[in-house]
RNA sequence: CAGGGGAGGCGGUCGCUGGCGCGUUUAGCGCUGGAGGAAAGUCCGGACUCCGCAGGGCAGGGUGCUGGGUAACUCCCAGGGGGGGUGACCCCAUGGAAAGUGCAACAGAGAGCAGACCGCGAACUCGCCUUGUUUGGCGAACGCAAGGGUGAAACGGUGAGGUAAGAGCUCACCAGCGGCUCGGGUGACCGGGCCGGCUAGGUAAACCCCGCUCGGAGCAAGACCAAAUAUGGGGGCGUUUGAGCGUGGCCCGCGCGAGCCCCCGGGUGGGUCGCACGAGGCGCCGGGGAACCGGCGUCCCAGAUAAAUGGCCGCUGCCCGCUGUGCGAGCAAUCGCCCGCGGGAACAGAAUCCGGCUUACCCCCUG
RNA sequence: GGGCCGUUAGCUCAAUUGGCAGAGCAAGGGACUCUUAAUCCCUAGGUUGGAGGUUCGAUUCCUCCACGGCUCACCA
Numbered sequence: 001c002a003g004g005g006g007a008g009g010c011g012g013u014c015g016c017u018g019g020c021g022c023g024u025u026u027a028g029c030g031c032u033g034g035a036g037g038a039a040a041g042u043c044c045g046g047a048c049u050c051c052g053c054a055g056g057g058c059a060g061g062g063u064g065c066u067g068g069g070u071a072a073c074u075c076c077c078a079g080g081g082g083g084g085g086u087g088a089c090c091c092c093a094u095g096g097a098a099a100g101u102g103c104a105a106c107a108g109a110g111a112g113c114a115g116a117c118c119g120c121g122a123a124c125u126c127g128c129c130u131u132g133u134u135u136g137g138c139g140a141a142c143g144c145a146a147g148g149g150u151g152a153a154a155c156g157g158u159g160a161g162g163u164a165a166g167a168g169c170u171c172a173c174c175a176g177c178g179g180c181u182c183g184g185g186u187g188a189c190c191g192g193g194c195c196g197g198c199u200a201g202g203u204a205a206a207c208c209c210c211g212c213u214c215g216g217a218g219c220a221a222g223a224c225c226a227a228a229u230a231u232g233g234g235g236g237c238g239u240u241u242g243a244g245c246g247u248g249g250c251c252c253g254c255g256c257g258a259g260c261c262c263c264c265g266g267g268u269g270g271g272u273c274g275c276a277c278g279a280g281g282c283g284c285c286g287g288g289g290a291a292c293c294g295g296c297g298u299c300c301c302a303g304a305u306a307a308a309u310g311g312c313c314g315c316u317g318c319c320c321g322c323u324g325u326g327c328g329a330g331c332a333a334u335c336g337c338c339c340g341c342g343g344g345a346a347c348a349g350a351a352u353c354c355g356g357c358u359u360a361c362c363c364c365c366u367g
Numbered sequence: 368g369g370g371c372c373g374u375u376a377g378c379u380c381a382a383u384u385g386g387c388a389g390a391g392c393a394a395g396g397g398a399c400u401c402u403u404a405a406u407c408c409c410u411a412g413g414u415u416g417g418a419g420g421u422u423c424g425a426u427u428c429c430u431c432c433a434c435g436g437c438u439c440a441c442c443a
Stems, first nucleotide, its partner, number of pairs: 001367006008316007016034007036347001040358002043356005048218004055252004060214005065079005080094001081092004095209002100207002102203002117148002119144003125140005156174006175199001177196008222273004232264006244256003267441001280299008318344005324338001326337004368439001370437005377392004386423001394410005416432005
């Protein structure tokens, strides 16, 4: 660094709770079941339920290399590419920056098709000085992106030619880009050849573009029974010229439609179902490189509602520390075993269910 | 259980195309005053709840945590 496993066991006793049976219904008795790997966070995805259908458009959200897995996924497996590490191995929201728009503080001369602060410059122009002339010197203007310096980032790198000095200005090699093409691969992509122009910067977890995808709400969904009751008071809008409703951000379409909305005041807030057989667990066989899939057999494994699944005692297993004229290995340091004593065992806890992710945490094993 | 929001100085709050984190009150010191209050001047105080990522750069954008808070059913 990676992968995996467990989350003590047995007995006694006192309780809690679901189911079944007995008992006259009650009290009670017997049998039997009773938390997790994360039940957590509620971060994704689905099942299920309702909203008439889940229809069209706009807006908006999510996602983003390739192939596969899956009910589905922001998940998993395998691969490509990039990055980090000596290494085992790990990380990557990893489409597009030559479609467009925007942004880059400070520093710096210059920050986007840039730029002359230091620097370099005997080519050209002008002025001044020196000199008999040539020459030489100084300054201005100008040229230059090599070197210094600033910065997170300064418009390819090295070498040669070239030049007044320089520069892809030219050339060779290298890196990188575009087009064509050959080979390999399902593909992402990889390897090679030819041509071109010589360089195209960063940022899309900025707007945006492109591809894919998403209707909304959530088990307090929703259904039924019971209970309660008042067409209560005030205001506004509306009745075919259609208010409003159909849970949608808006529009269209479709349907219902005579009531609807706001404020004040009042009543009931009990029960049953949903709800425990499921993308289910375990074992074997088969397919696949893996995720995963298929077949057969077997098992039934919590369902509470202020919320059960716990407390105590005994024996024992695990881990840690200390002690020993103890045993073993070793030259020794030390290590292992055994006896005894003392201590420790975490994180947490179902609430419709399932698949993931993330986070919390004790111990052990393997590489 | 389900859904949603917030966290910046001691307290209450600001901070926008991402570019030096500020204001008021409170605190400390000084001035004024016989003294205190009020007033005036000055000062200190920040891991922007924590960790990681994107970016040259994060209070701001993204992810994961921590803490705190809000709302809820039916009928007429």